[in-house]
Context: one part of a larger RNA
RNA sequence: GGAUGAACGCUAGCGGUAGGCAUAACACAUGCAAGUCGAGGGGCAGCUGGUUUGGUAGCAAUACUGAAUGUCAGGCGACCGGCGGAUGGGUGAGUAACGCGUACGCAACCUACCUUGUACAGUGGGAUAGACACUGGAAACGGUGCGUAAUACCACGUAAUAAUAUAGAUAGGCAUCUGUUUAUAUGGGAAGGGUACGUAAGUAUUGGUAUAAGAUGGGCGUGCGUAGGAUUAGAUAGAUGGUGGGGUAACGGCUUACCAUGUCGACGAUCUUUAGGGGUUCUGAGAGGAAGGUCCCCCACAUUGCAACUGAGAACGGUGCAAACUCCUACGGGAGGCAGCAGUGAGGAAUAUUGGUCAAUGGGCGGAAGCUUGAACCAGCCAUACCGCGUGCAGGAAGGCGGCCUUAUGGGUUGUAAACUGCUUUUAUAAUGGGAUAGUGAUUAUAUCGUGCAUAUGAUAGGGAAGGUACAUUAUGAAUAAGUAUCGGCUAACUCCGUGCCAGCAGCCGCGGUAAUACGGAGGAUACGAGCGUUGUCC
Numbered sequence: 001g002g003a004u005g006a007a008c009g010c011u012a013g014c015g016g017u018a019g020g021c022a023u024a025a026c027a028c029a030u031g032c033a034a035g036u037c038g039a040g041g042g043g044c045a046g047c048u049g050g051u052u053u054g055g056u057a058g059c060a061a062u063a064c065u066g067a068a069u070g071u072c073a074g075g076c077g078a079c080c081g082g083c084g085g086a087u088g089g090g091u092g093a094g095u096a097a098c099g100c101g102u103a104c105g106c107a108a109c110c111u112a113c114c115u116u117g118u119a120c121a122g123u124g125g126g127a128u129a130g131a132c133a134c135u136g137g138a139a140a141c142g143g144u145g146c147g148u149a150a151u152a153c154c155a156c157g158u159a160a161u162a163a164u165a166u167a168g169a170u171a172g173g174c175a176u177c178u179g180u181u182u183a184u185a186u187g188g189g190a191a192g193g194g195u196a197c198g199u200a201a202g203u204a205u206u207g208g209u210a211u212a213a214g215a216u217g218g219g220c221g222u223g224c225g226u227a228g229g230a231u232u233a234g235a236u237a238g239a240u241g242g243u244g245g246g247g248u249a250a251c252g253g254c255u256u257a258c259c260a261u262g263u264c265g266a267c268g269a270u271c272u273u274u275a276g277g278g279g280u281u282c283u284g285a286g287a288g289g290a291a292g293g294u295c296c297c298c299c300a301c302a303u304u305g306c307a308a309c310u311g312a313g314a315a316c317g318g319u320g321c322a323a324a325c326u327c328c329u330a331c332g333g334g335a336g337g338c339a340g341c342a343g344u345g346a347g348g349a350a351u352a353u354u355g356g357u358c359a360a361u362g363g364g365c366g367g368a369a370g371c372u373u374g375a376a377c378c379a380g381c382c383a384u385a386c387c388g389c390g391u392g393c394a395g396g397a398a399g400g401c402g403g404c405c406u407u408a409u410g411g412g413u414u415g416u417a418a419a420c421u422g423c424u425u426u427u428a429u430a431a432u433g434g435g436a437u438a439g440u441g442a443u444u445a446u447a448u449c450g451u452g453c454a455u456a457u458g459a460u461a462g463g464g465a466a467g468g469u470a471c472a473u474u475a476u477g478a479a480u481a482a483g484u485a486u487c488g489g490c491u492a493a494c495u496c497c498g499u500g501c502c503a504g505c506a507g508c509c510g511c512g513g514u515a516a517u518a519c520g521g522a523g524g525a526u527a528c529g530a531g532c533g534u535u536g537u538c539c
Base pairs, nucleotide, nucleotide: 001539002538003537004536006535007534008533009532010531013389014388015387016386017385018384019382020381021347026345027344028343030342031341032340035083036082037081040080041079043076044075047074048073049072050069051068052067053066054065055064056063057062090301091300092299099226100225101224102223103222104221105220106219109218110217114214115213116212117211118210119209120208122156123155124154125153132145133144134143135142136141163186164185165184166183167182168181169180170179171178172177193206194205195204196203197202227273228272229271234264235263236262239261240260241259242258243257244256245255246254276298277297278296279295280291281290282289283288303323304322305321306320307319325336326335327334328333353379355378356377357376361375362373363372364371365370392423393422394421395420402414403413404412405411406410428476429475430474431473432472433471437466442460443459444458445457446456447455448454449452483528484527485526486525487524488509489508490507494523495522496521497520498519504511505510
């Protein structure tokens, strides 16, 4: 000098863009953060309408009101079922490791939803939730009985190009082997459900099963690279290899029985300390050094530890057990997990709102409308950083008054600075106007073809959190807006007074003991400027 997720002191007008618990992976009150589908199902608690049947008013239409009806419909709490809760979001505790980075390999693997192709869906069965009845418990939560549905569950049949075994042919390869193909044997599946139109037959669509591929996402292996310590020199028994069995999606001591005795190590094993890694960021002419916050990729974790279940895939807001802690209790027993968004306490020099909206983008579910989303988009707070703008411009010498200095009837300086005159209005205040981000989707018309509520083009009404914000115009009036640090040398900027080795200053050298440009004040000056200075850290 540059940099900073900074802090502290003094000061502070505005806007834009970004950033904001670095410490206790400490403990957490409260709310929200993962739902959705009635076009899978039984149903009907609540809401709306219909129907039936009463009552009141009325000539009646009808209005109000009671009851029944889910074997009327819209819709729908709870329930069964499907898909999603493995994404998104957070944190960096652990990890010195194939964790990460990079380059390869899998002839040793899996992949829901999505895309493409092929084939298929025959016949049956038994349950169970909800509901109802009874009942236990303070609660959390249950228990028994009766009876019921499904795209829930189960069985049988058929069946291939899947899989396994045997035998053969053929092509290829880096070893084990791999691809293609023939025959035989074994061998596993489904919801013909839902919706729209239709009287129906049926048509269309969506879903179901099997299989072959694709895409996407993952799993595994390997070369190289990846902090410090030798005041850590030997380490290792599932340890190194083999065979058989088991296990996995898959290879493998992954596991097990047996056999052998190996394997690693001064090219640093083992032990120990520290640490998430990278893209990148800072600095530097570079080489290098330092950092890994925000953003992106990967990994790991979810109070601590262990474990399995479900599922294509595994567990922050799932389950079980144990532990610590907190809470409720009728003392028998229960409940909980903010390293999600806000917020609280604590710790700390220090780090924000218990805000708005799903309008856009994206995710989940749904045929769709739509619902949901503390992801996201916005707003709030903070000079934390960077960038931009302003605090006026021109004229104006009796060089005024005052201050300070002085060689003192004088002069110098503050200083064109002020007053005064003219001008402007960024900003400020007030008033008026005020988009874009909106594409879709709904209803409807026309056209096209492959005839689907497909595509295209119109029409109609509706859709914006931010926000009546940004922005624009007009009016008013210099009106609303400057500080901080320094002035001995390094280092730009000097005098007076006070003090008298005192009080104090100080980054280094050093100042202060009676004329201190170094302390304190004043006047003046210098630097930067909505900031300035100090401190910490890195180069």

A computed fold for a 539-nucleotide part of an RNA from an uncultured bacterium, annotated as small-subunit ribosomal RNA, 5' domain. RNAcentral holds the full RNA, with entries from Greengenes. Rfam family: Bacterial small subunit ribosomal RNA. Its family is annotated with ribosome and structural constituent of ribosome in the Gene Ontology.